The RNA shown here (Bacterial RNase P class A) has 425 nucleotides and comes from Aeromicrobium sp. Taxonomically the source falls in Aeromicrobium (Bacteria, Bacillati, Actinomycetota, Propionibacteriales). Its mean pLDDT, the model's own confidence on a scale to 100, is 75. Rfam family: Bacterial RNase P class A. Its family is annotated with dimeric ribonuclease P complex, tRNA processing and ribonuclease P activity in the Gene Ontology. Rfam describes the family as follows. Ribonuclease P (RNase P) is a ubiquitous endoribonuclease, found in archaea, bacteria and eukarya as well as chloroplasts and mitochondria.
[in-house]
RNA sequence: UGAGUCGGCCGGGCGGCCGCGGCAUCCUCCCGCGAGGGCGGGUGUCGAGGAAAGUCCGGACUCCACAGAGUGACGGUGGUGGCUAACGGCCACCCACGGCGACGUGCGGGACAGUGCCACAGAAAUCAGACCGCCAGCGGCCCGUGCUCCUCGGAGCGCGGGUGCGGGUAAGGGUGAAACGGUGAGGUAAGAGCUCACCAGCGCACCGGGUGACCGGCGCGGCUAGGUAAACCCCACCGGGAGCAAGACCAAGAGGGCACCACAUCGCUUCGGCGGCGUGGGGCCUGCGCUGACGGGCUGCUCGUCCGAUGUCAGCGGGUAGGUUGCACGAGGCGUCCAGCGAUGGGCGUCCCAGAUGGAUGGUCGCCCGGGCGUCGAAGCGAUUCGGCGCCCGACAGGAUCCGGCUUACAGGCCGGCUCAUUCG
Numbered sequence: 001u002g003a004g005u006c007g008g009c010c011g012g013g014c015g016g017c018c019g020c021g022g023c024a025u026c027c028u029c030c031c032g033c034g035a036g037g038g039c040g041g042g043u044g045u046c047g048a049g050g051a052a053a054g055u056c057c058g059g060a061c062u063c064c065a066c067a068g069a070g071u072g073a074c075g076g077u078g079g080u081g082g083c084u085a086a087c088g089g090c091c092a093c094c095c096a097c098g099g100c101g102a103c104g105u106g107c108g109g110g111a112c113a114g115u116g117c118c119a120c121a122g123a124a125a126u127c128a129g130a131c132c133g134c135c136a137g138c139g140g141c142c143c144g145u146g147c148u149c150c151u152c153g154g155a156g157c158g159c160g161g162g163u164g165c166g167g168g169u170a171a172g173g174g175u176g177a178a179a180c181g182g183u184g185a186g187g188u189a190a191g192a193g194c195u196c197a198c199c200a201g202c203g204c205a206c207c208g209g210g211u212g213a214c215c216g217g218c219g220c221g222g223c224u225a226g227g228u229a230a231a232c233c234c235c236a237c238c239g240g241g242a243g244c245a246a247g248a249c250c251a252a253g254a255g256g257g258c259a260c261c262a263c264a265u266c267g268c269u270u271c272g273g274c275g276g277c278g279u280g281g282g283g284c285c286u287g288c289g290c291u292g293a294c295g296g297g298c299u300g301c302u303c304g305u306c307c308g309a310u311g312u313c314a315g316c317g318g319g320u321a322g323g324u325u326g327c328a329c330g331a332g333g334c335g336u337c338c339a340g341c342g343a344u345g346g347g348c349g350u351c352c353c354a355g356a357u358g359g360a361u362g363g364u365c366g367c368c369c370g371g372g373c374g375u376c377g378a379a380g381c382g383a384u385u386c387g388g389c390g391c392c393c394g395a396c397a398g399g400a401u402c403c404g405g406c407u408u409a410c411a412g413g414c415c416g417g418c419u420c421a422u423u424c425g
Base pairs, nucleotide, nucleotide: 001421002420003419004418005417006416007415008414009413010412012368013367014366015365016364017363018362020047021046022045023044024043025042026041027040029038030037031036049396053407054406056405057404058403059402060401061243062242063241064240068303069302070301071300074239075238076237077236078235079093080092081091082090083089094108095106096105097104098103109234110233114232115231116228117227118226131173132172133169134168135167138166139165140163141162142161143160144159145158146157147156148155149154181199182198183197184196185195186194200224202221203220204219206217207216208215209214247325248324249323250322260281261280262279263278265276266275267274268273288317289316290315291314292313293312294311295307296306297305298304332351333350334349335348336347337346338345339344369394370393371392372391373390374389375388376387377386378385379384
């Protein structure tokens, strides 16, 4: 200097003008007997994210419910040890695979419980198999020859040669992702773990290290019937249900009412808006009515338990979707010290950082900052660095009960560790 790998952070800044929401406090006006309430204004203070996204996990919290046991189904996880409220998360380590390496990846228990699958090619893909080959030791066939016998056709015994017909073979070649261990030697008719030496794998025993998964060493053994469970399955462990639209309280209500939308209209106004009448639209269901049943709830079932005839459930019809609360002090943030390889835990100090409900932080102007391209100039041996001008760009994206994670999206920029390569000293 380049390439790579791992981790952390920022993600526009400043100012002017106008405009928003919460809280606290003060003031004018209006309503009200009062408590208090309403519109508006002033001041102070606070006001989105690292992912607020996805809704994939785990919980806190609420109700079933005063709170379970068992069983079936279903779902989830899957090396070891830790962290945590918990998890399918995080940390460290082991093994396997990839990479020169830093490092990355893993649906990481079981193939001897069982059932499947391994296309095509190939002889053959599990306790298989002979396509091309190799073999004359065994049996058969053919030829030659020697001896013996003989009924003169031939027969028996031996020797030599030929022939892959029966047979032997799986070492060599071929096919394939994979062919029933590899190399070498002996042996054989030719071969084969048939035998032996070394090696790999598997099993067993012993020793050492480690909390453990595992690692290392040494010895023995039969020689070696594969792969696949993100195939079905088996094994081990875990799992009540519903969810803030949970839940609690107040008000209203029987051919009427509420909020919203659309149309039309009247009055007031501080011009922000407030109050009223009419028509139409869609949606909802409580403590209401009618009918039926005697039970209903706790995921299916059993035990058990809770509610209950002034009740509950089911069906039909009708009424009501207004207000308050839940609602933010937390498994909280930041700083620092200690322990730990680390995740994290503990001590001390400090801070209060949205709480809306048709739903708030926006608009505009100016300057600056960062980046890209082009051009001009300067410094330098060079790589390169700096400056001026012009044009263009400045990401992903916004709460709604909250928290811990995972996954996905992200223009541009900064910092650090480690690895490899090259060059110089």
A source record names the gene rnpB.